Small-subunit ribosomal RNA, 3' minor domain from an uncultured prokaryote, 139 nucleotides, folded computationally. The prediction has a mean pLDDT of 84. Rfam family: Bacterial small subunit ribosomal RNA. Rfam links the family to the GO terms ribosome and structural constituent of ribosome.

[in-house]
Context: one part of a larger RNA
Parts: sequence; C1' cells; structure tokens
RNA sequence: CACCGCCCGUCACACCAUGGGAGUGGGUUGCACCAGAAGUGGUUAGUCUAACCUUCGGGAGGACGAUCACCACGGUGUGAUUCAUGACUGGGGUGAAGUCGGAACAAGGUAGCCCUAGGGGAACCUGGGGCUGGAUCAA
Repeated sequence: CACCGCCCGUCACACCAUGGGAGUGGGUUGCACCAGAAGUGGUUAGUCUAACCUUCGGGAGGACGAUCACCACGGUGUGAUUCAUGACUGGGGUGAAGUCGGAACAAGGUAGCCCUAGGGGAACCUGGGGCUGGAUCAA
C1' cells in the first nucleotide's frame, strides 16, 4: 500500500494444550477389624541341668518347652489424596491465499454500547430499561 480500506461469527481442514466423562490401572495415606514370623519382656504346676549352697533328699540359678503382651510383613472393609489412561463430549489457541454471509468501524447505510428476556446457520435480530463513549438539525 489509506473504503478497491478495515473487520466479525458459524462451518470445513490440520496441529496443540485443556474441561467433563461409565470407568480402568498404579502411588501415597487415614480409620476399623483379622492375623501374627523372628525378637524382647512377663508368667510357668512340664522336661532337662557342669561350676554356687547343701542336712546329699534337695535348693538357688540356667536352658528348652508352654502361655500372655508388644510388634514387622500380610489380609478384609471403608475413606482421603495424587498420577496415568478412557468410548464419547465441551469449548479454547494457532495456522499466506477454503465456505456462508456482511455484524462493527463514516449517520457503516436500522447510531452504537450496557443489563435483561425471547428468537435465529452464523456474525446477529426483536422487545423492555439505561448510557453518550452518537452524527445531523435547533437554541
């Protein structure tokens, strides 16, 4: 490159991240319960027993066993949190030359905008209320 300008939304295509999603898989963790190895501690009427004591009968002590408590791993149920994944689905972003229109910018050709309700392929349209960040006209 200055209206042969600028510019809006739907739709189509490609890519990117993301929300929802029946769920699925994993990590961490709370609570309740089950279970309870080894070890430690307690109890012990059983079995065994060199050092000590002994009136020579045994006693003390010890070992094993039994049992109880604590407890790791594990299991069941129910929560929390986090990561990944999930048919389908919602919008978002980006992308020289795609589609449909032409909403906004000049009074943008119905002034625009805000709130609200309804409607519509889409930008939007219509009703109600409000603002001037409106031109023109008039004073």